[in-house]
Molecule: small-subunit ribosomal RNA
Organism: uncultured prokaryote
């Protein structure tokens, strides 16, 4: 001391979880041991048995039991005996039983806690000093007779004691009343002195020493009682009180006091929170926190309180009493049914409740308590023991060496290594502990006793010795044996220290939060491996931290939650200067208090800690006293600057109430006019021939006030606008005469308050909710139209609410600047410049999470009020107040999620804007869509129709060649270390090949034949099967696991870097801006500067030229031949071929224009502005395609999903669609004739020429492994004919009969003759290509290839066009901007009904329960008064009466919960249903309020 989580990424807000410590604590898993502490938090529920309070015979009668003793004995035992014994049941008498122990219900109180006071009081026992104690009586228990009852118990006679009761008698410093003097004091009052009077007391026991009795006095100790402060939550409890609050006065108490009574007054608390609810024992202390605080009060210590439940007294000194009476109730028990007992919240200890808490234990040794002279008795206070890791403290499970780093395990890049791991195993050493055995404390020193000292001698006081231990033969020593007896638990994705591998396959499951898991999971479950802690170790619950997350220390309100909608204002908070006075706040300084234990230090005792003793700080607190006086209060005299007043001026759409005034609409009449008008995107309802819209006129309504006008004025806010009178009412300015602090704020209060709405009456002209009609629409209860009622408008009276917003509360001061503007003052001024007080922009310092604010604060400072605390549920409910009513106002909870939100970035989107470009649209030209064929797809059908590609970017695509084979598929037969290959070895040389059977083939079976050298012994290369031995093979599956290669966007111009500045940051800048380019090309400008890849350029072919060298090309000149040809000598001239070069750069010119660059029928040039075409595809997107090209990783099959073989299938065929190809003809058909190409290609090839045949082609033969042979041009262009037709067009389909290729053309090959001659007559809606050697036409040629289903795919030339004004539209696309609630990025995100489940809640007819208050009746015990009868001579009793009360009972209300038929919304749930309301101008811009 902070981390995780909101986003794509960034910064705030903000909530939610985490590590941290702590417990009276449960719970899983595990567990050697000691020391110390602690243990029913839950039913103050119920209680079986034991115990927990008695003691004194030295007070007293006495003598039931036991001992002693005596007496008798049959030796078992009987019997006397209270007496010269010890005792002692039961009584009487005395002390104690009011401590000691328990528990936290009740109490929100003078109960507690600190301070104080009693001039208003008590205290037995102790203590200290003083005085005294004479003399009678009468009775009662016991005990004894004699009764009643089951029992507890109880009724009458008879006798008796005292330290029990009583009676006289002394007696004051006691107590009462009254006089006088004094002191004191806050008042009653009161010390001291004194006079004279009235009252009132005692007890004996003795061992003779004493213990004890009475009175009064002081102390101590305990207690009472009264006051001051502190002492929980709710205002959704606001009013409460009738002895109440006060006085006289009498009564009561110890003792004041309305504590109670009578009578008098009418008063006492309350917003500084009374009352009522609800919860709770309070405190020293605890734990947590840096502190302040938050929490808490178990154990030990003080106080209260209670004792089954309520009440009530009596004894006492003390109680209204845990183990004491009474009386009521409730439970329990015994009972002969009459009637009795009884209270564990004392120790144990049982049941119940619960997650959960111990032994019916030992002893009075020690400590302290009663009593008692004492011995000693009691004692479940105590003090041990005993349960259970509840905690905290200590200890130990061993230490050192040991590497072939053993083996098993696990893991990997796997012949090998790496980990476990110095870990074992093995030696060596120790022995805490642990088992056997021996020894064995401390706590014990007092009483007593005994004995000696001193003193006035049975006494005190010392001294010495005897005597006493539950715990416990414990602690603790020693001796001996021997690693012996002794580790687990959570973790292991971040956060948080620790990873790897098998299993599972959105399953099982984990999870504190974010989140893990759909076939490679470090996140599920084992597993080896690692990390923490450790006799514990997680878990779970509750608290304080972290969280400055209620913010006193120490936060906020523009937009994140939060300023009231405005304003007077009374409490109440704050307040200008100056002087004095005072001491209330404040500050020192003493003094008392603050119990002790606890916390801190120091220091000692347990081996050490824990724990425990000493002493010391310290307890921040309250009180009293002294003193200081600056500041704050108070009280006094003064000031004037804050506030106000006065004079004077000025200002405005400030407000109330009259008056008038035009223009526009609308109605009416009327006048002109006619056939339409209106509306709308386009249209129809609607008005019009009964005269409409349009145009004049006149009248009338009712309502608003154009232009001025504006970033403008005015008011507190809401709000305010034609002109013009009157009344109000506010700023400002100057003066500076007056007053002297009068001043700020403002809870609660009054007042005001926009629309909408509400009542009562008017008024009504546009406009216009509801409503109608019409249109749009899938459907339009909307958006547009035509109408139209409330309303709008007036006066009165209610509402009280808006995004009432500047989302920014009032007031005061303080703090750079630049600029416009209103209203004053200065000044004659339209010039200026200063000055007040307003409205307004722009920037600075500072603030701010930015965005902005910025003298009109969101800065710096101050006072005062309001308001927030995660989203949702919800501004609901439920209560209360307001209101006519709709509602306002105050306002929560269960429950739900981990976000919900603010600015601000990149980026995608936009039915958002402006620029620019593309065969994008336009202009043309050709096609497609219609017909048949050809081909692929889709489907269908099959045994198979093999797999893949599926918008664009699948579909004449993988395939650039499926008859068999390719083939991967289907059917049937085969074969399994299996087919086919390599490597290696080993024999064999015929197992090879030929043929022959069987057989569809593969395969089997048989016959037949056999290389080369040679020394003839053998060798040896290939070949070849055969056997071995070792690799198998998969066209299964996952392109969403991969590599590689490929499409598309896009042949778009854009993607990025380095340093620098900017930003807290994500990111910006660069890369933007004006221009320009085909281009992010250039240029200028500029916190950018420079760069890399893309653009272009650099390679090729084309297109002119030069220079070089001419074979196989070429032939102009020369020559020679030929029917005739570069045929031949020869040439390099051209053409050409193939090598180097040149050449084009906006270079020059003119216009623009800063430049870059545009323009131009411009010169030149073969080419002119990237000359054309080609290769060359930028960082990245599409989980794009491909595991059926190849490689590859995982998974699956292995007599099979592998491999061989015939055979059939990829060729089917009602159907759609995509690419063709031919073709409907006359720019054409058929026929004859005759020109001209490039670029390829050949030996199992191409094939000249000849032959034959109508041809496809054959038979011959020849050149050529090719600038030498050789394959071969069509359109064109001559001529002829066809004449507009289903045609001499078109050819499909079919029949017949052949060539060729091949083992085989049947399913299924091309091609060729001949005959047949179908649809087709230019093709809907829609759509494709092309801008120039393109399009459109014509043909050639190559790959694959025996052959070919080729019309296809890829070159190649020949011929040879049209249009482009232009960028408004569609479409795609770049770069600037805007919006955003999108980021998987609009195929995006989101609302709300309604159906389906689950959850909490809100209303209800009721129903049932609970506390507390009120009236009424009744009332037990009891205290207190009262009183003729009966008793007694009297005192008095008994009994009766009164008065209160606990409880009982009625009664009508409130108030609080539970539960309800039914009924309201809510919230939560991958993948229902309707539409599509927000989010881009979300397609009608949206929100706020109302109806």
């Nucleotide at each position: 001391a902070g981390a995780g989580u909101u986003u794509g990424a960034u910064c705030c807000u903000g909530g939610c979880u985490c590590a941290g410590g702590a417990u009276g604590a449960a719970c899983g898993c595990u567990a050697g041991c000691g020391g110390c502490a602690g243990g029913c938090c839950u039913a103050a529920c119920a209680c079986a048995u034991g115990c927990a309070a008695g003691u004194c015979g030295a007070g007293g009668g006495g003598u039931a039991a036991c001992a002693a003793u005596g007496u008798c004995u049959u030796c078992g035992g009987a019997c006397a005996g209270g007496u010269a014994u010890g005792a002692c049941g039961a009584c009487c008498g005395g002390c104690g039983c009011a401590c000691g122990g328990g528990u936290g219900a009740g109490u929100a109180a003078c109960g507690c806690g600190u301070a104080u006071g009693c001039a208003a009081c008590c205290u037995a026992c102790c203590u200290c000093a003083a005085a005294c104690a004479g003399g009678g009586g009468g009775a009662u228990a016991g005990c004894u007779c004699a009764g009643g009852g089951a029992a507890a118990u109880u009724c009458g006679g008879a006798u008796u004691a005292a330290u029990a009761c009583u009676c006289c008698a002394u007696a004051a410093c006691a107590c009462u009343a009254u006089g006088a003097u004094c002191u004191g004091g806050c008042a009653u009052c009161u010390u001291a002195u004194u006079a004279a009077g009235a009252u009132u007391a005692a007890a004996g026991c003795u061992c003779c020493g004493g213990c004890g009795g009475u009175u009064a006095a002081a102390g101590a100790u305990g207690g009472g009682c009264a006051u001051g402060c502190g002492u929980a939550a709710c205002a959704u409890u606001a009013g409460u009180u009738u002895g109440u609050u006060g006085g006289u006065g009498a009564g009561g108490u110890a003792a004041c006091g309305g504590c109670u009574c009578a009578c008098c007054a009418a008063g006492a608390c309350u917003a500084c929170g009374a009352u009522g609810u609800u919860u709770a024992g309070g405190g020293g202390g605890u734990c947590u926190g840096a502190g302040a605080g938050g929490a808490u009060g178990g154990u030990c210590c003080c106080c209260c309180a209670c004792a089954c439940u309520g009440g009530u007294a009596c004894u006492g000194a003390g109680a209204c009493a845990c183990g004491g009476a009474c009386c009521a109730g409730a439970c329990u028990c015994c009972u002969a049914c009459g009637g009795g007992a009884g209270g564990c919240a004392g120790c144990a200890g049982u049941g119940a409740g619960g997650a959960a808490u111990a032994u019916u234990g030992g002893u009075c040794a020690a400590u302290g308590g009663g009593c008692g002279c004492a011995a000693g008795c009691c004692u479940g206070a105590a003090c041990c023991a005993g349960c259970a890791a509840u905690g905290c403290c200590g200890c130990g499970u061993g230490a050192a060496g040991g590497a072939u780093g053993a083996c098993a395990g696990c893991g990997c890049u796997a012949c090998g290594c790496g980990u476990u791991g110095u870990a074992a195993a093995c030696u060596u050493c120790u022995u805490u502990u642990g088992u056997a055995c021996a020894g064995g404390a401390a706590g014990a020193a007092a009483c007593a006793c005994u004995u000696c000292u001193a003193c006035c001698g049975u006494g005190u006081a010392g001294a010495a010795g005897u005597c006493u231990g539950a715990c416990g033969g414990u602690a603790c020593u020693g001796u001996a044996c021997g690693a012996a007896u002794a580790a687990g638990u959570a973790c292991c994705g971040g956060c948080u220290a620790a990873c790897u591998c098998c299993g599972u396959g959105c399953c099982a499951g984990c999870a504190g939060c974010c989140g893990c898991g759909g076939u490679g999971a470090u996140a599920c479950g084992g597993a080896g491996g690692g990390u923490g802690c450790a006799a514990g170790c997680g878990u779970u619950a509750u608290c304080c931290g972290g969280a400055u997350a209620u913010a006193u220390u120490g936060g906020g309100u523009u937009u994140a939650a939060a300023g009231g909608g405005u304003g007077c204002g009374c409490a109440g908070g704050c307040g200008g200067a100056a002087u004095a006075a005072u001491a209330a706040g404040u500050c020192a300084g003493u003094g008392g208090u603050g119990a002790a234990a606890u916390c801190c230090u120091a220091c000692a005792g347990c081996a050490u800690a824990a724990c425990u003793g000493u002493a010391g700080a310290a307890c921040u607190g309250c009180c009293a006293u002294u003193g200081a006086u600056a500041c704050u209060g108070u009280u006094a005299u003064u000031c004037u600057u804050g506030a106000g007043u006065a004079c004077a001026g000025u200002u405005g759409u400030a407000g109330u109430g009259g008056g008038c005034g035009g223009a526009a609409u609308g109605u009416g009449u009327u006048a002109u006019g006619u056939a339409g008008c209106g509306g709308u995107g386009a249209a129809a309802u609607g008005c019009a021939u009964a005269g409409a819209u349009a145009u004049g006129a006149c009248a009338c309504a009712g309502a608003a006030c154009a232009c001025c006008g504006a970033u403008c004025g005015c008011g507190a806010a809401g709000g305010c606008a034609g002109c013009u009178c009157a009344c109000u009412a506010a700023g400002c300015u100057g003066u500076a005469a007056c007053u002297g602090a009068c001043g700020c704020u403002c809870a609660g209060g009054c007042a005001c308050g926009a629309a909408a709405g509400c009542g009562u009456g008017g008024g009504g002209a546009g406009c216009a909710a509801a409503c109608a009609g019409g249109a749009u629409u899938a459907g339009a209860u909307a958006c547009c139209c035509u109408g139209g009622u409330a309303g709008u408008c007036c006066a009165c009276g209610c509402c009280g609410u808006a995004a009432a917003c500047u989302a920014u509360g009032a007031u005061u001061a303080c703090u750079c600047g630049u600029u416009g503007u209103u209203g004053g003052c200065g000044a004659u001024a339209c010039a200026c410049u200063g000055u007040c007080a307003g409205c307004g922009a722009c920037u600075g310092a500072g603030c701010g999470a930015a965005a902005g604010c910025a003298u009109u604060a969101a800065g710096u400072a101050a006072u005062c009020c309001a308001c927030c605390u995660g989203g949702g549920g919800a501004g609901u409910a439920c209560g209360a107040u307001c209101g006519c009513a709709a509602g306002a106002u105050u306002g929560a909870a269960a429950c739900u999620c981990a976000a919900a939100g603010g600015a601000a970035u990149u980026g995608a989107c936009g039915g958002g804007g402006g620029c620019c470009c593309g065969c994008a649209c336009a202009a043309g030209c050709g096609g497609a869509g219609g017909a048949g064929c050809a081909u692929g797809u889709g489907g269908u059908u099959u045994a198979a129709u093999u797999c893949g590609a599926u918008g664009a970017u699948a579909c004449g695509c993988g395939a650039g060649g499926a008859a068999c084979c390719u083939u991967a598929c289907c059917u049937g037969g085969g074969c399994u270390c299996a087919a086919a290959c390599g490597u290696a070895g080993a024999a064999u040389g015929a197992c090879a090949g030929u043929u022959u059977g069987u057989g569809a083939a593969a395969a089997c079976a048989g016959a037949u034949c056999u290389c080369c050298c040679u020394u003839c012994g053998g060798g040896g290369c290939a070949c070849a099967g055969u056997c071995u031995a070792c690799g198998a093979g998969g066209u299964g599956c996952u392109g969403c696991a991969u590599g590689g290669u490929u499409g598309a966007g896009g042949g778009c111009a854009g993607c990025u870097c380095g340093u620098g500045c900017c930003g807290u940051g994500a990111g910006g800048u660069g890369u933007c801006g004006u221009g320009u380019u085909a281009a992010u090309u250039c240029c200028c400008a500029u916190a950018a500067c420079g760069a890399u890849u893309g653009c272009a350029a650099c390679c090729c072919c084309u297109a002119u030229c030069u220079u070089u060298a001419g074979u196989u090309g070429c032939c102009a000149u020369c020559a020679g031949g030929u029917a005739a040809u570069g045929c031949u000598g020869g040439g390099g001239a051209c053409u050409c071929u193939a090598a180097a070069g040149a050449a084009a750069c906006u270079g020059c010119c003119u216009a623009c224009g800063c430049a870059a660059g545009u323009a131009g029928u411009g010169a030149g040039g073969a080419a002119g502005g990237u000359g054309g075409g080609g290769a060359u595809g930028a960082c990245g997107u599409c989980a794009a395609a491909u595991c059926a090209g190849c490689a590859c990783g995982g998974c699956c099959c292995u007599u099979a999903c592998g491999u061989c073989c015939a055979g059939g299938g990829c060729u089917a065929c009602a159907c759609a669609c995509g690419u063709g190809c031919u073709a409907c003809a006359a720019u054409g058909g058929u026929c004859g004739a005759u020109a001209c190409a490039g670029a390829g290609g050949g030996c199992a090839g191409c094939u000249a020429c000849c032959a034959u045949g109508u041809g496809a082609a054959u038979g011959g033969a020849u050149g050529c492994a090719a600038a030498u042979c050789u394959c071969g041009a069509a359109a064109a262009u001559c001529g002829a004919u066809c004449u507009c037709a289903g045609u001499u067009c078109g050819g499909a389909u079919c029949g017949a009969a052949g060539u060729c290729u091949g083992c085989a053309a049947c399913u299924c090959g091309a091609c060729u003759u001949c005959g047949u001659g179908a649809a087709g007559u230019u093709g809907g809606a829609u759509u494709c290509g092309c801008u120039a050697g393109u399009a459109a036409u014509c043909g050639c040629a190559u790959a694959u290839c025996a052959g070919c289903c080729a019309u296809g795919a890829u070159g190649c030339g020949g011929u040879a066009a049209a249009u482009a004004c232009g960028u408004u539209c569609c479409c795609g696309g770049g770069a600037c901007u805007u919006g955003u609630a999108c980021a998987c990025a609009c195929c995006g995100c989101c609302c709300g009904u309604c159906a389906a489940g689950c959850c909490a809640u809100g209303g209800a007819a009721g129903u049932u329960g609970g506390g507390g208050g009120u009236g009424c009746c009744u009332a037990a015990a009891g205290u207190c008064g009262a009183u003729a009868a009966c008793c007694g001579c009297a005192a008095g009793g008994a009994a009766u009466c009164g008065c209160c009360u606990a409880g009982g009972g009625u009664a009508a209300a409130a108030c609080c919960g539970a539960u309800a038929a039914c009924u309201g919304g809510g919230g939560c749930u991958a993948a229902g249903u309707c539409g599509u309301a927000a989010c881009a101008a979300g397609g009608u811009a949206g929100c706020c309020g109302u109806a």